[in-house]
The part of an RNA shown here (small-subunit ribosomal RNA, 5' domain) has 525 nucleotides and comes from an uncultured bacterium.

Context: one part of a larger RNA
RNA sequence: GAUGAACGCUAGCGGCAGGCUUAAUACAUGCAAGUCGAGGGGCAGCAUGGUGUAGCAAUACACUGAUGGCGACCGGCAAACGGGUGCGGAACACGUACACAACCUUCCUUUAAGCGGGGGAUAGCCCAGAGAAAUUUGGAUUAAUACCCCAUAGAAUAGCGAUGAGGCAUCUUAUUGUUAUUAAAGAUUUAUCACUUGAAGAUGGGUGUGCGUCUGAUUAGGUAGUUGGCGGGGUAACGGCCCACCAAGCCAUCGAUCAGUAACUGGUGUGAGAGCACGACCAGUCACACGGGCACUGAGACACGGGCCCGACUCCUACGGGAGGCAGCAGUAAGGAAUAUUGGUCAAUGGACGCAAGUCUGAACCAGCCAUGCCGCGUGGAGGAUGAAGAUCCUCUGGAUUGUAAACUUCUUUUAUUUGGGAAGGAAUGCAUCUUUUCUAAGGUGUUUGACGGUACCAGAUGAAUAAGCACCGGCUAACUCCGUGCCAGCAGCCGCGGUAAUACGGAGGGUGCAAGCGUUAUCC
Repeated sequence: GAUGAACGCUAGCGGCAGGCUUAAUACAUGCAAGUCGAGGGGCAGCAUGGUGUAGCAAUACACUGAUGGCGACCGGCAAACGGGUGCGGAACACGUACACAACCUUCCUUUAAGCGGGGGAUAGCCCAGAGAAAUUUGGAUUAAUACCCCAUAGAAUAGCGAUGAGGCAUCUUAUUGUUAUUAAAGAUUUAUCACUUGAAGAUGGGUGUGCGUCUGAUUAGGUAGUUGGCGGGGUAACGGCCCACCAAGCCAUCGAUCAGUAACUGGUGUGAGAGCACGACCAGUCACACGGGCACUGAGACACGGGCCCGACUCCUACGGGAGGCAGCAGUAAGGAAUAUUGGUCAAUGGACGCAAGUCUGAACCAGCCAUGCCGCGUGGAGGAUGAAGAUCCUCUGGAUUGUAAACUUCUUUUAUUUGGGAAGGAAUGCAUCUUUUCUAAGGUGUUUGACGGUACCAGAUGAAUAAGCACCGGCUAACUCCGUGCCAGCAGCCGCGGUAAUACGGAGGGUGCAAGCGUUAUCC
C1' cells in the first nucleotide's frame, strides 16, 4: 500500500459498487420453462348466443361446441440456452498459434426444384375394473402438421465405369456414363405462414498438433491394449476408441512413474522495474448437478428443476408398495470470526413459443438489509478579551494553559423538518389511419404501455437549528505534565518499562494524528 475481510469503540447523509472465503453439509415452503386452438380430436370449467321448463317479472334450472376461448390429451418447437457451484482434473483441461485431403450444424440468410395418391392405428372421450396411494388393466370408438405405403426425383446416397487436372502419403478434384435407393403437410381472414429434397453462407460445435502451464528424488525405473502393424467393428469424423491375429515395442535424470496441491485465462494486488502473490466481483473456456454407472430422445445431452439401475439419506403408507434431490431465487437448520429479503415488475434489455395480439421468464431491471469498500457532503461562518467561570499546572497575595474557545452580537440554511410542484429514462413496439413501394419493408399522424416512484430534482417556510469520534504522546514516530501504584497491578510491534520522584503501568489536564470513521487481528507485496 492492499483486502469478498472479521473484532472493539463510535456513527449524520448521499452516489456507485460488493456481500457463505467455512459444510460440493442437510433442506420445510413458494416460485425459477414453457408456448402454439392459424396442426388435431374435442369441450371439463368460464363467458356469450340460442332453445326449453318454472315464474307476472327479475331470475333460477336444464339442453345446445353455435361463438369467444380452453383444463386434460395427441402433435410441433423450446426445454442442451439462460441461472448456480468449483467437486474432480497436472490434462491438449486452459492460454496461444496452426491444421482437418478425417467432421457435424435445428433455427436464420441466399439460391434450385417440389408439395400427387392412398392406408392402418392410437391417446383423449365412453364403458367395465385393480389399488390406501403413486399409478394401472381390459373393451369399444375417433383425429391430425403423429405413423406407414405407392408415385415422382437429382448437383442427394451407394455401386460399377470412362477421360483429364492437381497434390501432401492415404488421395483430392473437373467433365460425364450407367444401375439401385430415398421426399413432402397442411392452416388461413387468399395477404401469407408452414412442409420436402439439394447447393452455398453464417453461426455454433467436434477433433489433432507445436509451445506455455505448481511442489517433492527422504518417489528411479514405469508400461501388456502397453507400442506399432494387417483386417474388421463403431463414430458426424481420425484413432487401440473397441475386437481378432502378428511383431516387441513405448516412456524416462532435458525427471518418466508415484505422491501432494490446484479449476484455467483475460486480469487483480504490490513494486521504479524485474519479479512475487492471488484468480472474489465482470468476461471467455472447462468440469459438476445427492454418490456411482448407463443409455434413450434429439440438429445438439449421455441432459441441474428428463429416464433407468445400484448405494446412502429423508418422507408417505391401509405394510402390499410408493415419493424425493436448492452447487436456480428467496428462505431454514448446522458449521463458522463472518456474509442480506421466504420483496416488486416484465416498463426497458435479452430469451422461448406464436402470423400476431400475447403468454412465460427469481435471466434481467429495480427496491429492501449491512459504514463491507471507494468517492462526495455536512456537523456552521464573521465579529467578539472583564483573556469570565470551572478545570489543570506552577517558582502560589500572584501567574500560565484550556482560549476567540465559550458567553454575547450578527449572517447563512448545504443538511434537517415541513408545504407544494414533479421528471428523463418510452416511443422503438402495439392499435387506428395515411403515404411510398420490386420484395415487403420504410415513413407520417393520432392514441396506448414505467416496476423503480410521487423516487430523483425544483420552489417556499422554520430555525444554528438535527449531526464527532477513535487511536496515540520513551526511541523508532508527530505529540508532556501532575496524581495513583511500587518488579505489584500492568504495558509491549522491536528495543524494552515498572523494585517510592515512572513523559513507557492506571487516571486526569494538555497535546499529536486521522476523521464518519478510528484502532486491532489475519493475509499478500
The coordinates come from a structure-prediction model, not an experiment, and the mean pLDDT is 83.
The full RNA is in RNAcentral, with records from ENA and SILVA.
Its Rfam family is "Bacterial small subunit ribosomal RNA". Its family is annotated with ribosome and structural constituent of ribosome in the Gene Ontology.